[in-house]
Overview: This is a predicted structure of a 62-nucleotide RNA (Fluoride riboswitch aptamer (crcB RNA motif)) from Methanoregula sp. PtaU1.Bin051. The prediction has a mean pLDDT of 79. The source organism's lineage runs through Archaea, Methanobacteriati, Methanomicrobiales, Methanoregulaceae and Methanoregula.
RNA sequence: AUCGUGGCAGGCGAUGGAGUCCGCCAAUAACCGCCCGAUGGGAUGAUGACUUCUGCAGGAGA
Numbered sequence: 001a002u003c004g005u006g007g008c009a010g011g012c013g014a015u016g017g018a019g020u021c022c023g024c025c026a027a028u029a030a031c032c033g034c035c036c037g038a039u040g041g042g043a044u045g046a047u048g049a050c051u052u053c054u055g056c057a058g059g060a061g062a
Base pairs, nucleotide, nucleotide: 010025011024012023013022016053017052018051019050020049021048034042035041036040
C1' cells in the first nucleotide's frame, strides 16, 4: 500500500428534510414546550445555534 473477514460509527435537544457546529444521555437515561390569576386564559417558534429546502402565516410587486 492492497485484498478478505468480523465489529463499530447509538439515542436526544416543544411539528418536516439536508449540511456544519454545540450540548445532553447510555436505555430504569437524555428528551417528550413556556407563562398566568390555571376544568380557564396568554405569548414565541418548523433551528439547540447557523445556512438552506419544504410546509404554514402576513405584506408588497410583476